Predicted 3D model of a 76-nucleotide RNA (transfer RNA) from a Candidatus Acetothermia bacterium.
It matches the Rfam family "tRNA".
It was read from a public genome assembly.
[in-house]
RNA sequence: GGUCCCAUAGUCUAGCGGCCUAGGACGACGCUCUCUCAAGGCGUAAACACGGGUUCAAAUCCCGUUGGGACCGCCA
Numbered sequence: 001g002g003u004c005c006c007a008u009a010g011u012c013u014a015g016c017g018g019c020c021u022a023g024g025a026c027g028a029c030g031c032u033c034u035c036u037c038a039a040g041g042c043g044u045a046a047a048c049a050c051g052g053g054u055u056c057a058a059a060u061c062c063c064g065u066u067g068g069g070a071c072c073g074c075c076a
Stems, first nucleotide, its partner, number of pairs: 001072007010026004018056001028044005049065005
């Protein structure tokens, strides 16, 4: 350098064009329960890497950028 794959809360992940102003688990915070703590119960906040495009409609499809990974090639 070329080809391909991946990127969603603090962490892990669901999602396959419309049921997503995005769901779940752990974690955080508050309340509750308890003599106290833990566990349990109830609730709250928190994410689509970035920029364009296609479409009536994009987390989802296309292009580019950034970052990570795999394979191949070039130089030494």
Record summary:
The coordinates come from a structure-prediction model, not an experiment, and the mean pLDDT is 85.